Predicted 3D model of RNase P RNA and transfer RNA as a complex of 420 nucleotides.
[in-house]
RNA sequence: UGAGUAAGUUGGGCAGCCGCGGGUACAAGCCGAAAGGCUGUGCGUGAGGAAAGUCCGGGCUCCAAAGGGCAAGGAUAGCGGGUAACGCCCGCCGAAGGCAACUUCAGGAAAAGUGCAACAGAGAUAUACCGCCCUCUUUAUGAGGGUAAGGGUGGAAAGGCGAGGUAAGAGCUCACCCGCCGGACGGAGACGUUUCGGUGCUGUAAACUCUAUCCGGAGCAACACCGUGGAAGGACAAAAGGCCGGCCCGGCCGUCCUUGGGAGGUGGCUUGAAUCUGCCGGCAACGGCAGAUCUAGACAGAUGGCUGUCAUAUACAGAAUCCGGCUUACAGACUUACUCAUAAA
RNA sequence: GGUGUCAUAGCCAAGUGGUAAGGCAAGGGACUGCAACUCCCUGACUCCCCAGUUCAAAUCUGGGUGACACCUCCA
Numbered sequence: 001u002g003a004g005u006a007a008g009u010u011g012g013g014c015a016g017c018c019g020c021g022g023g024u025a026c027a028a029g030c031c032g033a034a035a036g037g038c039u040g041u042g043c044g045u046g047a048g049g050a051a052a053g054u055c056c057g058g059g060c061u062c063c064a065a066a067g068g069g070c071a072a073g074g075a076u077a078g079c080g081g082g083u084a085a086c087g088c089c090c091g092c093c094g095a096a097g098g099c100a101a102c103u104u105c106a107g108g109a110a111a112a113g114u115g116c117a118a119c120a121g122a123g124a125u126a127u128a129c130c131g132c133c134c135u136c137u138u139u140a141u142g143a144g145g146g147u148a149a150g151g152g153u154g155g156a157a158a159g160g161c162g163a164g165g166u167a168a169g170a171g172c173u174c175a176c177c178c179g180c181c182g183g184a185c186g187g188a189g190a191c192g193u194u195u196c197g198g199u200g201c202u203g204u205a206a207a208c209u210c211u212a213u214c215c216g217g218a219g220c221a222a223c224a225c226c227g228u229g230g231a232a233g234g235a236c237a238a239a240a241g242g243c244c245g246g247c248c249c250g251g252c253c254g255u256c257c258u259u260g261g262g263a264g265g266u267g268g269c270u271u272g273a274a275u276c277u278g279c280c281g282g283c284a285a286c287g288g289c290a291g292a293u294c295u296a297g298a299c300a301g302a303u304g305g306c307u308g309u310c311a312u313a314u315a316c317a318g319a320a321u322c323c324g325g326c327u328u329a330c331a332g333a334c335u336u337a338c339u340c341a342u343a344a345a
Numbered sequence: 346g347g348u349g350u351c352a353u354a355g356c357c358a359a360g361u362g363g364u365a366a367g368g369c370a371a372g373g374g375a376c377u378g379c380a381a382c383u384c385c386c387u388g389a390c391u392c393c394c395c396a397g398u399u400c401a402a403a404u405c406u407g408g409g410u411g412a413c414a415c416c417u418c419c420a
Stems, first nucleotide, its partner, number of pairs: 001341010012310007020046002023043004028039004048316001052327002055325005060219004073215005078092005093107001094105004108210002113208002115204003129151002131147006137140001159177002162174003178200006184193003223267004228420002231259006241253004274293008346416007355369003363400001371387005393409005
């Protein structure tokens, strides 16, 4: 210098004017039955790394208990650690890819059992179609037997290659290699080994299943409180009065309490497994201690517009109960570490 | 805001591991003097999209997109 790998930061800035949502201080009014709300001025504050998908895990609330057992159903799946918890994160093991930095893995069990493997093919877990070899005879396009080395079918056909062996063949035997099971040794463990013995077993569990571990359900439109009219039930009174234009008949109208209650209002609602800085422990995820900080809270739902300037110009996208993750979308700019190639010293 | 269901031809739809039934509509042919009715034939390169598991995926698994329904009725 070029090509790459991994991790991370930022997500237009500054100034002025106008406007909007919360909070707070002050000042009076107005609306409403009430709870409560509305209006003005000053000060201060006001979206994200994903606020998204709602895919996991928790806080919180109600359902009786939610910290008992069994079943059903569901989830997870190498090992060790982290965490409030997780299907997340870190480190390691194994497999695959890459020259390398590094990346990816739904990575338990098919040697407990069941199912499935269409078409093709003789045969799909058991087989003789062609071929090869032997025997018989009626000497053939025949019959019987042996054989999985060769051909053919298929995604897959009875561990692989070589030598011996044989009528022809075959782990039938041997050397090497591969896989599985058990022992020994090493390791905390997954696992590893120039080690010893046995063995040759199709694939599929994102099919049923088995093994181990975990999970009660619903969700802030949860839920709690206040509470208007109507409705339902009860108690009191049963006279007088009012209304249906006057009179008669007839009809309707009272007061209080309770239930229930998403008209309406308030809480839940944002101080929290919080953020930042420093030190210590740990390879790391993370944890401990000390100090500092307060950072939207609406309920028809607020963040916008204009001007100037930097740099002629921005991506995905807008909080709604709150946290920890994952996934998905994303223009441009920047930082750090490492690898390979080339050149120079 | 929360919860659930679905997506197969122009329309309605069956199929839940083995290569996509059926009906309506559409096109062509037969019948007819011409039509209708009736009969015969025809159409899915992508089963909403992208990955994965498997020999094989509309079907199983993960992610995305879109549509619909419910969560409140005495006001």
Rfam match: Bacterial RNase P class A. By type it is a ribozyme.